Annotation:
Two RNAs folded together computationally: RNase P RNA and transfer RNA, 499 nucleotides in total.

RNA sequence: CGAGUCUCCCAGGUGAUCGCGGGUGAGGAUCCCGAAGCUGCCGCUAACGCGGUGGACCAGGGCCUCGCCUGAGGAAAGUCCGAACUCCACAGGGCAAGGUGCUGGGUAAUUCCCAGGGGGCGUGAGCCCACGGAAAGUGCAACAGAAAGCAAACCGCCAGCGGGCCUCCGCGUCGCUGUGAAGCGAACGGAGUGCAGCGGGCAAGGGUGAAACGGUGCGGUAAGAGCGCACCAGCGGUCUCGGUGACGAGGCCGGCUCGGUAAACCCCACCUGGAGCAAGACCGCAUACAGGGGGAGCCGUGUGUCCCGCGGCGCUACCACCCCGGGGUCGGUCGCAUCGAGGCGUUCCGGUAACGGACGCCCCAGACGAAUGAUCAUCACGGAUCACUCCGACAGAAUUCGGCUUACGGGAGACUCGGUAU
RNA sequence: GGGCGAAUAGCUCAGCGGUUCAGAGCACUUGCCUUACACGCAAGGGGUCACAGGUUCAAAUCCUGUUUCGCCCACCA
Repeated sequence: CGAGUCUCCCAGGUGAUCGCGGGUGAGGAUCCCGAAGCUGCCGCUAACGCGGUGGACCAGGGCCUCGCCUGAGGAAAGUCCGAACUCCACAGGGCAAGGUGCUGGGUAAUUCCCAGGGGGCGUGAGCCCACGGAAAGUGCAACAGAAAGCAAACCGCCAGCGGGCCUCCGCGUCGCUGUGAAGCGAACGGAGUGCAGCGGGCAAGGGUGAAACGGUGCGGUAAGAGCGCACCAGCGGUCUCGGUGACGAGGCCGGCUCGGUAAACCCCACCUGGAGCAAGACCGCAUACAGGGGGAGCCGUGUGUCCCGCGGCGCUACCACCCCGGGGUCGGUCGCAUCGAGGCGUUCCGGUAACGGACGCCCCAGACGAAUGAUCAUCACGGAUCACUCCGACAGAAUUCGGCUUACGGGAGACUCGGUAU
Repeated sequence: GGGCGAAUAGCUCAGCGGUUCAGAGCACUUGCCUUACACGCAAGGGGUCACAGGUUCAAAUCCUGUUUCGCCCACCA
């Protein structure tokens, strides 16, 4: 200098003017609302009193003016997990459905975090893993290939069989030719690194595929093969040692060699009721429900249920309630904004760490057509430009927290690899 | 704000993890038919299966994340 890895931090500052939400203080005005107390009238009551309706006064609020305090994020996002909170449902167990899945710890809880084990990727710093079970069972594997899951045999290797064929041999037999030496033919007998056939043995080699039933060597054999042996790899069993554990190291035994897929069904272990602040509670305004469907609860009878069952159901009428249809409103208060799994800090304590504890300080947005802004000046940083000057990432709370994921600018530190120089 | 669902050719939709697997209808192009057009007949072209990563020998299909689009949920009697 280049290329990377990990961790942490920031999210421009200051001033002026104007403006918005929330809170709070002072003043103004008397347009609106208006508690309690007082009081007029009316009704009810034997009475005390109660109810309705109006009046004055007035705390306070709305309104106007001025001031002070405070006002978006690291992701406020996706809504992927987990909770708080609220309502509904619910004897219990099994079954079903969904989820999670190495070990130990952390936490209110988690599919999150920390540490460790195992596996994979990278030269490395480091990173990634839905990482229980495939010798419980079922299923799947296109094309190619002989064969795709339990064996099988296309080429190939091997010995055997026989009235096959071919070649060769036979002082022998028979026939023919020849004076003869000899030649030819046939049958028979024998032989073969020969050819073809038959029924067998083999799985070493070839080739296909993503995947083909351990590897190397020696022995063995007709040829071969864990068929036998040695070493190596894996698996199973067993023992010893280390570790809380996942697991690791080592010894012995068994030729046991058994494939992949569970983000296919499934098996094993563990967990899980449903909905969500438009939850839900209260007040006010308005309207129309003799519309349709379902149907708790009480009594009696018979019968059935996914299974057991101390339980429940169906049938007739009434009817709470629910759904659909139709109608009305589309206002306010609470939930919900000070006290919490709260935030920040610490030369503190425990722990490798996540985290927990102790101490100190702080109270930190809060609305609903939904505030958190605009302009100017200046400083700082980075970039573009000769300069003037211009540009500044992703992005906006919505009941509230803890995580994860995704989007994105800049800076700092530590470390790795490569190059160059000393 | 909360809860669901979908994405495949220009449009509307099919599609068991594998084959000749990316298809059908309409639309488009060319040819035939017709005086010409339409209809009809024959042939053809056209695809990042929204995007990215993972599981698997193999993904449009299974899993995870992202993007885009669509639907539902107010209160009262």

Rfam match: Bacterial RNase P class A. By type it is a ribozyme.